Small-subunit ribosomal RNA from an uncultured bacterium, 1494 nucleotides, folded computationally. The RNAcentral record of the sequence draws on ENA and SILVA.
RNA sequence: AUUAGAGUUUGAUCCUGGCUCAGGACGAACGCUGGCGGCGUGCUUAACACAUGCAAGUCGAGCGGAAAGGCCUUUCGGGGUACUCGAGCGGCGAACGGGUGAGUAACACGUGAGUAACCUGCCCUCAGCUUUGGGAUAACCCUCGGAAACGGGGGCUAAUACCGGAUAUGACACGCGGAUGCAUGUUUGUGUGUGGAAAGUUUUUCGGCUGGGGAUGGGCUCGCGGCCUAUCAGCUUGUUGGUGGGGUAAUGGCCUACCAAGGCGACGAUCCGUAGCCGGCCUGAGAGGGCGGUCGGCCACACUGACACUGACAUACGGGUCAGACUCCUACGGGAGGCAGCAGUCGGGAAUUUUGGGCAAUGGGCGAAAGCCUGACCCAGCAACGCCGCGUGAAGGAUGAAGUUUUUCGGAAUGUAAACUUCACAAGAUUGGGAAGAAUAAGUUCAGGAUAAUACCCUGAACGAUGACGGUACCAUUUGUAAGCUCCGGCUAACUCCGUGCCAGCAGCCGCGGUAAUACGGGGGGAGCAAGCGUUGUUCGGAUUUACUGGGCGUAAAGCGCGCGUAGGCGGAUCUUUAAGUCAGGGGUGAAAUCCCGGGGCUCAACCCCGGAACUGCCUUUGAUACUGGGGAUCUUGAGUUCGAGAGAGGUUGGUGGAACUGCGAGUGUAGAGGUGAAAUUCGUAGAUAUUCGCAAGAACACCGGUGGCGAAGGCGGCCAACUGGCUCGACACUGACGCUGAGGCGCGAAAGCGUGGGGAGCAAACAGGAUUAGAUACCCUGGUAGUCCACGCCGUAAACGAUGGAUGCCAGCCGUUGGGAAGCUUGCUUCUCAGUGGCGCAGCUAACGCUUUAAGCAUCCCGCCUGGGGAGUACGGUCGCAAGAUUAAAACUCAAAGGAAUUGACGGGGGCCCGCACAAGCGGUGGAGCAUGUGGUUUAAUUCGAAGCAACGCGCAGAACCUUACCAGCUCUUGACAUCCCGUGCUACUUGCGGAGACGCAAGGUUCCCUUCGGGGACGCGGAGACAGGUGCUGCAUGGCUGUCGUCAGCUCGUGUCGUGAGAUGUUGGGUUAAGUCCCGCAACGAGCGCAACCCUCGUCCUUAGUUGCCAUCAUUCAGUUGGGCACUCUAGGGAGACUGCCGGUGAUAAGCCGGAGGAAGGUGGGGAUGACGUCAAGUCCUCAUGGCCCUUACGGGCUGGGCUACACACGUGCUACAAUGGCGGUGACAGUGGGAUGCGAAGGGGCGACCCUGGGCAAAUCUCCAAAAGCCGUCUCAGUUCGGAUCGCACUCUGCAACUCGAGUGCGUGAAGGUGGAAUCGCUAGUAAUCGUGGAUCAGCACGCCACGGUGAAUACGUUCCCGGGCCUUGUACACACCGCCCGUCACACCAUGGGAGUUGGUUCUACCCGAAGGCGUUGCGCCAACCGCAAGGGGGCAGGCGACCACGGUAGGGUCAGCGACUGGGGUGAAGUCGUAACAAGGUAACCAAU
Repeated sequence: AUUAGAGUUUGAUCCUGGCUCAGGACGAACGCUGGCGGCGUGCUUAACACAUGCAAGUCGAGCGGAAAGGCCUUUCGGGGUACUCGAGCGGCGAACGGGUGAGUAACACGUGAGUAACCUGCCCUCAGCUUUGGGAUAACCCUCGGAAACGGGGGCUAAUACCGGAUAUGACACGCGGAUGCAUGUUUGUGUGUGGAAAGUUUUUCGGCUGGGGAUGGGCUCGCGGCCUAUCAGCUUGUUGGUGGGGUAAUGGCCUACCAAGGCGACGAUCCGUAGCCGGCCUGAGAGGGCGGUCGGCCACACUGACACUGACAUACGGGUCAGACUCCUACGGGAGGCAGCAGUCGGGAAUUUUGGGCAAUGGGCGAAAGCCUGACCCAGCAACGCCGCGUGAAGGAUGAAGUUUUUCGGAAUGUAAACUUCACAAGAUUGGGAAGAAUAAGUUCAGGAUAAUACCCUGAACGAUGACGGUACCAUUUGUAAGCUCCGGCUAACUCCGUGCCAGCAGCCGCGGUAAUACGGGGGGAGCAAGCGUUGUUCGGAUUUACUGGGCGUAAAGCGCGCGUAGGCGGAUCUUUAAGUCAGGGGUGAAAUCCCGGGGCUCAACCCCGGAACUGCCUUUGAUACUGGGGAUCUUGAGUUCGAGAGAGGUUGGUGGAACUGCGAGUGUAGAGGUGAAAUUCGUAGAUAUUCGCAAGAACACCGGUGGCGAAGGCGGCCAACUGGCUCGACACUGACGCUGAGGCGCGAAAGCGUGGGGAGCAAACAGGAUUAGAUACCCUGGUAGUCCACGCCGUAAACGAUGGAUGCCAGCCGUUGGGAAGCUUGCUUCUCAGUGGCGCAGCUAACGCUUUAAGCAUCCCGCCUGGGGAGUACGGUCGCAAGAUUAAAACUCAAAGGAAUUGACGGGGGCCCGCACAAGCGGUGGAGCAUGUGGUUUAAUUCGAAGCAACGCGCAGAACCUUACCAGCUCUUGACAUCCCGUGCUACUUGCGGAGACGCAAGGUUCCCUUCGGGGACGCGGAGACAGGUGCUGCAUGGCUGUCGUCAGCUCGUGUCGUGAGAUGUUGGGUUAAGUCCCGCAACGAGCGCAACCCUCGUCCUUAGUUGCCAUCAUUCAGUUGGGCACUCUAGGGAGACUGCCGGUGAUAAGCCGGAGGAAGGUGGGGAUGACGUCAAGUCCUCAUGGCCCUUACGGGCUGGGCUACACACGUGCUACAAUGGCGGUGACAGUGGGAUGCGAAGGGGCGACCCUGGGCAAAUCUCCAAAAGCCGUCUCAGUUCGGAUCGCACUCUGCAACUCGAGUGCGUGAAGGUGGAAUCGCUAGUAAUCGUGGAUCAGCACGCCACGGUGAAUACGUUCCCGGGCCUUGUACACACCGCCCGUCACACCAUGGGAGUUGGUUCUACCCGAAGGCGUUGCGCCAACCGCAAGGGGGCAGGCGACCACGGUAGGGUCAGCGACUGGGGUGAAGUCGUAACAAGGUAACCAAU
């Protein structure tokens, strides 16, 4: 010093797995904003092109000199001087410093070695020397050419320029000898041969030369290390080596001639792509990963390419020559140039500064020095580009001011924040002071040393000039100017209002937005950071998501189909040796800077300085020897051999057998056969099918037969023979680690397919026909060709699966089975053991499922493979193949998932069990007719609105002529028809008249009421102003409440415990039973709750209490329970009893229960009702009511009249009446029970044919009344559109009501339609039920076929649960979870995107062959030419120009390779909103699915 996670796949869960976020960093850029200072940093792109200025000069103490300035002098022409100095000769420097990263995958770099194969100017040190001569040449003068750049000729001259001779410690060559090294060699002694110097000054110093050594700087060589791609697998001819020679400072194919044929490569050569390398920087816990800007080391480059010269050093950024491109000048002849130096410009780009000051410091060049030069450097300027520091105030201050926001209107927040009071002081400005950075300068003086010396020189001391920054930092003084940016749905700290309304927009991921958005935009508030804050980009982290540390491969991605085997990797026991790996100690190196620790300096920090540690590395040396490795020896347990037995569909070849199918022949025989869900195509009177016999051919081998056997896998099945591979057991004799795995490689490898030739019975792709169907290129049927079979040769793939690579060892068992062996005895059993093959199971493992000595356990070794889904196992390239194709194998683009296992549901044209008028068995209907009623549609000014499968449709509506009424037309009102508050007023209600369609208006008449403290107050009405009222306007998808439905179905849950990582499970499942999760038993469950049942109401029996309006057995009485009387009975309405499987028998498990029986009015919940669990359907209702939000406000509110909701080609639902004889009509006049009644029921009586009317007893009802019950019974009609049926229409009436035209009901008379029992389909009902008959009530003025009730008469059938529908429980499958009205596939059409092919075309790069061949050095030649030396001379030596040759840059021609751009057309792919066609997959997905081939 020391490791953090989160979001996102699902209804939920665990796992796998990707994507995304929070952190750090940056030479950054962009947006908004911006006070100061310090320290750093600043073209990442066009190694694009560059105007202008500067960036390398210096030395007169090397030289000849005098162009300019100064001074002196002058006859004004000039001369002199050297305080100096332009140009020139000469020396040194210019190879450093500075820039850039194009090239380079290389000894370029890093690190460590080597150089016995080398060089090194200036510097230090040591030894020695510094002698003697000579000839030129620039400058200068004259002249010529040129536009210029510049050049030619002639003449003079100097040197530290150049040349010759002498001398030689040493150097080099050769000869001889010594010493030494791993080798080539090195070193040393001696002898012989070869070659050198320069001056200046008064003098010395300085300088020069030779040689040795040192230091510094380089050259060369080697070990090791660090990119991508194998869709680059072979590369190489100076190539690899040798010999001779050349060349270099030096080794070397570095070059050359000859000789040999080598060298490199799977441990990745060669090719392509990319890249300067490192110290280090960023990140990370680390290991790693990414980067190489600033600073430092190395390399490479200097417009592009080539070349050499000079020099100690260059193949030379600011030198040269040539070629090329570009720019500029030109008199057109010819010339000039190279910012990747510092500034700066254009351009490119998202983007990167001043044409500044100074040599004061540090450093460099020259010089003796002064000094000069220095865009190195030091400073300043610009830029928030980065890091660091500081400030924008501090304390007090509540009426919690104003403003703003919000509000439930009370308040809350902004907020001590402000104002206000006191205090303090960064920046700038004023004034004053004011650094450090500066010293070993020169020089002067003194002292010492040295010396002959007080010169000179060396050392020390004192004095001693010099500041670009800059009047800057800092100190003092007065005044008082400075906050933004992002975010606030979760991750992730921080919430509200308004606007918007799937629009506008946001978004890192998940995702927000479709009228109440904490997610968009604005406001308020808040959170975070702060002179910055965000965004974008890149990189590391998180990511154990390439896993060395530190992952996996049965089902998630992932075991090669299987074997043999090469390289490689790994390898049994004992002894010995070695010391390569390994470990320890020492030495060298690991530059500095950086990082870390300690200390110090700037007020702190950043920054800087000093010291230490570290630099995990490499080299070297000494030692240790357990383990691994190497050498040696031994061993037997691994492996193998031998001997003796054994089993087997192991393989190949050749024979052979029977059954069956089919065909052919013959016989018998006759009309069908065949086939299917049903049919048809097909066969058959030319004789089929059936049956009998015979013959032929091909293919396959029933029974045995078995989670039996064999094989490496694929695979192998009648029988016999031959040949042949492997395995097991037993014995222990032999060998002595001979083993395991296995990249490449080689071989085998189902089916289908291909080639050649055979064969062909059956079956059967393609194909044909028949069916099915909306279609049916299918499933079904009838045929049928390749093929299936054989031989030979290819192919090389499969869901080639145990989805499980091989080997070895270890780790509980139990039960089968195959082959062998052993032991025991009961001789057919038991036990033991080896090798296989199965089932279950402990530990352990696993995400779970599951695996479990046949591991998916614990370990070791080796190989193969994986890294999100799609695109895609595809394209391109390569290899293989006759082809089909196989193998190897991407990218662009696109998505946030794709997936595994398990869970709960839901669903299934899955299974099991069970229930229900669910079917069946019955009875009666609907659907056909007419009418009624509701709905749709249409119409209309309006036909108000809602309800929509069941679960809308005689529903809201228990009753639309006005009203209702919400709709339409017209008229009309505006604080309103209604509520509260304020002011004024006292009339109003009501009645009458007039106008008007009415609302309304006008006029007249007209008693206000209550309380009172007498002031007034309240009620009511009117008038006025404004707050407000009002809305059946919208949203039932913002809601409450209520309701429907599944369903009166038997279910739905909880607590604790237990199991499971978890979702969850258990309980609630199981065996019985029930109407029931009803009960019993069992059980890791034990209990509990809501439901069921019961408790409640009613009907049925009895008892009791009470008898009026009820009743009447007994006693009187009457027309009459009318009256007296009575309360026994009926009845009424209070209270009780009764029924509980209680009893008996059987059955069941001895239980629960079931069956039967007894008793009983009633028997197994006795009938009926009320009662509706958790929930589902965004079910219905804003038009019952309530209510959020939105909308209207002289109208979407209020009033009124009239109209409409009642329309009518049509369609549907629900009903009524019928079609008749179980009936119609007539007669008779028998028997109920609910219930209603005062604006009412209305008796009796009267009138009318009748509806009804007149009158009105009685009755707020067990009293009166509605009230007549009807089906029934008797008679008649006699099967017809009727004596059925009653629609429709006409006439005349009745009633209600303000009013019956649109638009009521009823009556009488007349009229007399359709209809003769209803297609497909469909509804109700299981007993007092269906059916049938009437009665009452609500609503209501009136209106009922509807609705709700009531009683009368009163059946049939249920074998049963196969099927239809609905439901419950268990189980199974699932790719569904919006849950099957689910999910989902492919073609086609349209749009967009990226990509493959593509006739070609354009460009880059590279290779081969040939041509050309500048400059240059080299070789050779040297007709021509030349000062030094020798020579008297001739000439010699030496040299130059020139010629020729090979090499070679640029360029050209031809042909290849490779990469990229474009490309008509074309292929598939991806994405997209509601397109089209079908329905392939998920359930048995309706033909199980899938894999490969065709």